Description:
Predicted 3D model of a 1429-nucleotide RNA (small-subunit ribosomal RNA) from an uncultured bacterium. The sequence is in RNAcentral, with records from Greengenes.

RNA sequence: AACGAACGCUGGCGGCGCGCUUAACACAUGCAAGUCGCACGAGAAAAUUCCCUUCGGGGGAUGAGUAAAGUGGCGCACGGGUUAGUAACACGUGGAUAACCUACCUCUGGGCGGGGCAUAACCUGUCGAAAGACGGACUAAUACUCCAUAAGACCACAGAAUCUUCGGAUUCAGCGGUAAAAGGUGGCCUCUAUUUAUAAGCUACCACCUGAAGAGGGGUCUGCGUACCAUUAGCUUGUUGGUGGGGUAACGGCCUACCAAGGCUAAGAUGGUUAGCUGGUCUGAGAGGACGGUCAGCAACACUGGAACUGAGACACGGUCCAGACUCCUACGGGAGGCAGCAGUGGGGAAUAUUGGGCAAUGGGCGAAAGCCUGAUCCAGCGACGCCGCGUGGGUGAUGAAGGCCUUCGGGUUGUAAAGCCCUGUCAGAGGGAAAGAAUAACGGUGACCUAACACGUCACCAGAUGACGGUACCUUCAAAGGAAGCACCGGCUAACUCUGUGCCAGCAGCCGCGGUAAGACAGAGGGUGCAAGCGUUGUUCGGAAUCACUGGGCGUAAAGGGCGUGUAGGCGGUUUAGUAUGUCCGAUGUGAAAUCCCUCGGCUCAACCGGGGAACGGCAUUGGAAACUACUAGACUCGAGUGCGAGAGAGGAUGGCGGAAUUCCUAGUGUAGAGGUGAAAUUCGUAGAUACUAGGAGGAACACCGGAGGCGAAGGCGGCCAUCUGGCUCGCAACUGACGCUGAGACGCGACAGCGUGGGGAGCAAACAGGAUUAGAUACCCUGGUAGUCCACGCCGUAAACGAUGAUCACUAGAUGUUGGAAGUAUUGACCCUUUCAGCGUCGCAGCUAACGCAUUAAGUGAUCCGCCUGGGGAGUACGGCCGCAAGGCUAAAACUCAAAGGAAUUGACGGGGGCCCGCACAAGCGGUGGAGUAUGUGGUUUAAUUCGACGCAACGCGAAGAACCUUACCUGGCCUAGAAAUCAACUGGACGAUUUACAGAGAUGUAUUUCUUUCCCGCAAGGGAACUGGUUGACAGGUGCUGCAUGGCUGUCGUCAGCUCGUGUCGUGAGAUGUUGGGUUAAGUCCCGCAACGAGCGCAACCCUUGUCUCCUGUUGCCAUCAUUAAGUUGGGAACUCUGGAGAGACUGCCGGUGUCAAACCGGAGGAAGGUGGGGAUGACGUCAAGUCCUCAUGGCCCUUGAUGGCCAGGGCUACACACGUACUACAAUGGUCGGUACAAAGCGCUGCCAACCCGUGAGGGGGAGCUAAUCGCAAAAAGCCGGCCUCAGUUCGGAUUGAAGGCUGCAAUUCGCCUUCAUGAAGGUGGAAUCGCUAGUAAUCGCGGAUCAGCAAGCCGCGGUGAAUACGUUCCCGGGCCUUGUACACACCGCCCGUCACACCACGAAAGUAGAUUGGACCAGAAGUC
Repeated sequence: AACGAACGCUGGCGGCGCGCUUAACACAUGCAAGUCGCACGAGAAAAUUCCCUUCGGGGGAUGAGUAAAGUGGCGCACGGGUUAGUAACACGUGGAUAACCUACCUCUGGGCGGGGCAUAACCUGUCGAAAGACGGACUAAUACUCCAUAAGACCACAGAAUCUUCGGAUUCAGCGGUAAAAGGUGGCCUCUAUUUAUAAGCUACCACCUGAAGAGGGGUCUGCGUACCAUUAGCUUGUUGGUGGGGUAACGGCCUACCAAGGCUAAGAUGGUUAGCUGGUCUGAGAGGACGGUCAGCAACACUGGAACUGAGACACGGUCCAGACUCCUACGGGAGGCAGCAGUGGGGAAUAUUGGGCAAUGGGCGAAAGCCUGAUCCAGCGACGCCGCGUGGGUGAUGAAGGCCUUCGGGUUGUAAAGCCCUGUCAGAGGGAAAGAAUAACGGUGACCUAACACGUCACCAGAUGACGGUACCUUCAAAGGAAGCACCGGCUAACUCUGUGCCAGCAGCCGCGGUAAGACAGAGGGUGCAAGCGUUGUUCGGAAUCACUGGGCGUAAAGGGCGUGUAGGCGGUUUAGUAUGUCCGAUGUGAAAUCCCUCGGCUCAACCGGGGAACGGCAUUGGAAACUACUAGACUCGAGUGCGAGAGAGGAUGGCGGAAUUCCUAGUGUAGAGGUGAAAUUCGUAGAUACUAGGAGGAACACCGGAGGCGAAGGCGGCCAUCUGGCUCGCAACUGACGCUGAGACGCGACAGCGUGGGGAGCAAACAGGAUUAGAUACCCUGGUAGUCCACGCCGUAAACGAUGAUCACUAGAUGUUGGAAGUAUUGACCCUUUCAGCGUCGCAGCUAACGCAUUAAGUGAUCCGCCUGGGGAGUACGGCCGCAAGGCUAAAACUCAAAGGAAUUGACGGGGGCCCGCACAAGCGGUGGAGUAUGUGGUUUAAUUCGACGCAACGCGAAGAACCUUACCUGGCCUAGAAAUCAACUGGACGAUUUACAGAGAUGUAUUUCUUUCCCGCAAGGGAACUGGUUGACAGGUGCUGCAUGGCUGUCGUCAGCUCGUGUCGUGAGAUGUUGGGUUAAGUCCCGCAACGAGCGCAACCCUUGUCUCCUGUUGCCAUCAUUAAGUUGGGAACUCUGGAGAGACUGCCGGUGUCAAACCGGAGGAAGGUGGGGAUGACGUCAAGUCCUCAUGGCCCUUGAUGGCCAGGGCUACACACGUACUACAAUGGUCGGUACAAAGCGCUGCCAACCCGUGAGGGGGAGCUAAUCGCAAAAAGCCGGCCUCAGUUCGGAUUGAAGGCUGCAAUUCGCCUUCAUGAAGGUGGAAUCGCUAGUAAUCGCGGAUCAGCAAGCCGCGGUGAAUACGUUCCCGGGCCUUGUACACACCGCCCGUCACACCACGAAAGUAGAUUGGACCAGAAGUC
């Protein structure tokens, strides 16, 4: 785009078309083929009327020569229906018929004489239920039949001429034979007879017989075309041909007898499946593809099968006979029927109409005609089934109304849309008018012709009846915007967007895909888009699809080159001459039905539709011409191909023989305890003498070095030496042949390994197998053994990643280089070398090609010829069938079903028990821990009314929490409040508000009372109003540590202080991308240098900042004290030097020297210096990753709760539970210690709700006390380890301190759940900790104490401070993490990836299955109807 459509929703009108695609299933009822009295015989009735009557009836006339039936003629073979069968001369197209027929029609020649026998109807008899049948008697014809005639026809015989495709045909004249006929109607009297008129006769028309011709129709034959399957490869006995005969309208095995043995087939026979064919229709740019409904041509069929009859024509839709199935009638004996005619019914189906009107028109049958018949046809009805046309109104109208929807709450949109106002009148409705389709009818008139004729008849003109549709088309009048819009879609493709609901549910979906709480994709709504009396969906066809490629594709790696050759058919083929004319080209003629398509003109108001004309119908046939190419015939040529001659290389093949090294075995000798084997071992061999060494022997297999990107072969493949036989190849010469060529479906041959058969052989190796190891296991890898096999002969098999994953042949298209074989040249004493050239084998590379990778004279380039093969993945190279094979199996080769991919090449990442380089307390080297004990603390688990919540590998677990007795607090129990504990506003109402006291109830919150003090501001005379403040009520609202960190902001952790992450421009690539950023060095560093199709830049690194280490200057109090004085004391005077304080500066930059290094960057060493190569420490965290953490800091979208609350207040409890498990710490286990006494030295902090001195009390915690200090001034404050001295002496202890008891202290409203501290007493585990695991590289680890935040009180935690103060680092193999380069990848959620198979369960699809039922079919056999001969 289309449709004979169907389904869903919807539906105003008209025109023109179309309408059982399924059951060629079965059919009730009506109709669809009759007609002619001008062929013939016979011939009613009702009714009307007349007469007669015994009143029962009878007769006549009209009806009427009518109806119905019969004989006869013509028609019934047309028209109408259907598509079952048919793959065929059925159809299409072109021919042939010299092998034929043809009623009616036209034209033309001739004829139409004389006889005869019957029979139906009617009447009557018999049988039968019926259908019907039989008999007797009568009768007619255009029925039947005999005789005559025969121009011509036909047959036989013999002859001539012409033509010829040589088969024959036609014509002419001759002789012999055969066969005809029918009348009817009208008219007339010219001739004849009776003579009124009629008959014979004449005449006209119709009919009849016999010829010739035509037109139209048909039969038969034939070239070409005409579906799929080769998993159908052979078929055929009347088969193929001949002769004789028969038969037909006609040729013919059409039939028959005999003879011969043929005929068809890979250019597809035979068989199977499907199918009516065509003009045409749909689609497509075309070529094609699909289809064959309506219309038209042809064919076939008529319940199924068979058969003939009649006839011009049938083997006959509405005829006959037989058989069968089915239906109906029946008196059970028998009969009847055939809608695939028009309507209609049932059935089937997704689905397809009225039991209508008329012969008015067109056409058909009969008839002389009138006319009759006609479900052909013309009309109407039903159906949006299709195409076409029209309408459902037009203009104006902004307060942009109301309502709806959305909203950022401002508004936007629906929307000029509506309303309102002004108009119009198509369609539908009502009234009125009103066509065309109709003429060549009959009859009548006029004229002409015919004729003896003014009859009749024919022709021309005049007049002339007839309409189903239908009072329809059309025209006009009236009223009235009144009666007339839906459907689908809105994620992308694809025009059109928001809200609500839902929450991987419900659902959508053509493909991709939507839906798991913010869905433009589901459902609804608003809005929009598209089409419109339709719109969607489904189905089907073509297109897009160059996705079967003729036009117009491919095969190295995506699917696809046969494993290789020889060669048949076939296809293709060098140069040249002449001829022919097969293809080819030009012209002519015939045909190519009409309709359709196209152009043009015209008719319906337009269009659809219809008509006229034209063009076209790519074709076929006949014929004339051309001769370049092709083909064919004849001839020539040498360059393709081959032969010859002369040389050459080679693991080419086959057979026979020979050789040495090595392994194994045997024999002998020497010799002694191991050997062998492995990662390490063991099995194994060996004291019965192995391994090792020596000598001799046996046997089999394979041939080191040479040996090579080397050579040969068609491929598989071929390797010691010699001989014989043998294939191919190369070079040189140019003698010969003269296109002999290339390819190659089938066919035939060769064909690694493994395997099979028979017989040999068997050293080594070695499937299977055995044992030993390894392992979770180890039917493996490793080891020890070991059989088939490997070897030979003969025969099979016929496959491989049989690979260059690249078919063969020919030609052309830059080069460079290596190598093998040959030839020539120059030169040379010669071998080399060099140059040129031919033939191979390799590497690199240009153009070109390629998706890229890559290929590139050995093409995957550019062309030519031929063969093979491919058409998404899986199923499957499988099943079935066939062929081959001994088997294993091979070759050929599907479908159902299923998926939306499978695949190629390249890119960026990530990953690897890949590689290279390099870092890090990563390992190693060390020191100290954890894991064992007790306790503290956090977590899990458990428990509980609650044990609030969060955090979960590193990167949760002394974490949020810098401090849960109440509070905190979010949890639980219970008691209370409800505009609320705190916020803003409005309305109404009351009042000041506030400060203060007391009592009662209660666990308290709270409630009820109560005391005292005080009484706001502005306007206004006042009344009153307004403004603050406040109680109550109501309404907007508050409130939520409720949910979602996977809706978010912010903040944070982590990789990681790792050295990376990017951009602009340029360049390269089809592109993703690459380059830069890679490479060589170097660094802590993408730090720097050099190089480079890159040049620059940004975020990171470094530096800038803070602190610490040295010095200088300034400042000197509360700090300091060298000199002077003074004191118990820097206490005081004084000093400003030092320390220190805290400001400002200096200093370090690889700057200098030497070496190394690429004249570099840099590194190493040194000098100087307080400090040296980043001096130490801190702050500082790139692009990003982990949907990492946090909605319980805060903020915030959405959702949820809001008067028995998830909000608020309060009391008590809980967060502190305790079989247990884990993390992090503390204290220890002791002598480098414990304890007692004495004694020394810090830093950094903190302090007024505070730190708290002296002094007193207490063993002590602490209490009293009160000086000082808002702090370099006073206080906390004692530093501790250390040092000196004493005791303890290796023990569960003078270690260790848990636990418990008693007595106290402090804080606080409160210490029971549940704080800390003190004294006395008690004195647990624990004797250095399994597997495993952590921290640390220098002022570090370890060890020692001090301070601070939080805080009423509570630290073993956290954050800081100083004191003492080590050991070790060979090094980068390994573990972990990371960086750069490279490589592989089937990963990309990125190895915690991907992915394979079995099993279990459920379900689905397909198959098998004892059987059972139906359909179809092959072969054989039995019986055999009607019918024809």
Rfam family: Bacterial small subunit ribosomal RNA. Rfam links the family to the GO terms ribosome and structural constituent of ribosome.